[in-house]
Molecule: Lysine riboswitch aptamer
Organism: Bacillota bacterium
RNA sequence: AGGUGAGGUAGAGGCGCGGAGUAUCAAGAGUAACCGGUCAAGCGGGGUCGCGAUGAAGCCGGGGAAAGGGAUAUCCGCCGAAGCGUUGGGGCCACCCAGGUCUCUGCUGCUGGGCCUGCAUCGAACAGGUGCAGGACUGUCACCGGCUGCUUCCCGGCAGUCUGUGGAGCACUAUCUCACAU
Numbered sequence: 001a002g003g004u005g006a007g008g009u010a011g012a013g014g015c016g017c018g019g020a021g022u023a024u025c026a027a028g029a030g031u032a033a034c035c036g037g038u039c040a041a042g043c044g045g046g047g048u049c050g051c052g053a054u055g056a057a058g059c060c061g062g063g064g065a066a067a068g069g070g071a072u073a074u075c076c077g078c079c080g081a082a083g084c085g086u087u088g089g090g091g092c093c094a095c096c097c098a099g100g101u102c103u104c105u106g107c108u109g110c111u112g113g114g115c116c117u118g119c120a121u122c123g124a125a126c127a128g129g130u131g132c133a134g135g136a137c138u139g140u141c142a143c144c145g146g147c148u149g150c151u152u153c154c155c156g157g158c159a160g161u162c163u164g165u166g167g168a169g170c171a172c173u174a175u176c177u178c179a180c181a182u
Stems, first nucleotide, its partner, number of pairs: 003180009014079001016078005022073004034062005042051003045097003082111004087106005093100001112138002115135008140167004145162007
């Protein structure tokens, strides 16, 4: 000067990720509740349940919300941030069942990141999410090659950068400690 392993600390990727009894806005929606008229026996996913001649469903008129989800701003936590999949357990949705949504959690698997497009699905939605496929972009490391600089007589080596190819976050960069090795 350059290595190997373990542990710690701090960082970078960028339309970067997530959260909030926050504020505003759009949408939900001229929908639901409710009122009146008409009509006349069913309606609710199913039922052993509920509603219904004190008028169901449907139609017409009046009336007129909200939640979940979304965008922006602000604040907070961060860089496996976080998000999904299979499966197990629990909770909510009217009493039970089924289905689905939402939510919490255990094991495990996948994804570096954002964007665009197509199909499917959740959803009121042309918003957004998710899955699959494709596309270019970007960050990181490795490898071949080019250029510049340093070292060198040269070969070679190192640093930076550019084109190309490829890998994955248990990664990458910097630094500290311990052990081992040369």